The RNA shown here (transfer RNA) has 72 nucleotides and comes from Neoceratodus forsteri.
Model confidence (mean pLDDT): 84 of 100.
RNA sequence: GCCCUAGUAGCUUAAAACUAAAGCAUCGGCCUUGUAAGCCGAAAAUUGAAGGUUAAACCCCCUCCUAAGGCU
Numbered sequence: 001g002c003c004c005u006a007g008u009a010g011c012u013u014a015a016a017a018c019u020a021a022a023g024c025a026u027c028g029g030c031c032u033u034g035u036a037a038g039c040c041g042a043a044a045a046u047u048g049a050a051g052g053u054u055a056a057a058c059c060c061c062c063u064c065c066u067a068a069g070g071c072u
Stems, first nucleotide, its partner, number of pairs: 001071003005067003010024004026042005048064002051061002
């Protein structure tokens, strides 16, 4: 230098373009003498960044950044 894969909540992962979901964790409540477990509820994401296409983009296109590989 070229190619490929990945980047989404604190962490681990979903999401065939139709407006982002779950588990664990956190917070509140119930239960308990108390804690854990269990049950109910809540909050938490400008989807790595900036553009473009589209009625509509995590998703498609372009250029970058980061990480792990492969080739030279």
Its Rfam family is "tRNA". Rfam classes the family as a transfer RNA. NCBI's taxonomy places the organism under Eukaryota, Dipnotetrapodomorpha, Ceratodontiformes, Ceratodontoidei, Neoceratodus.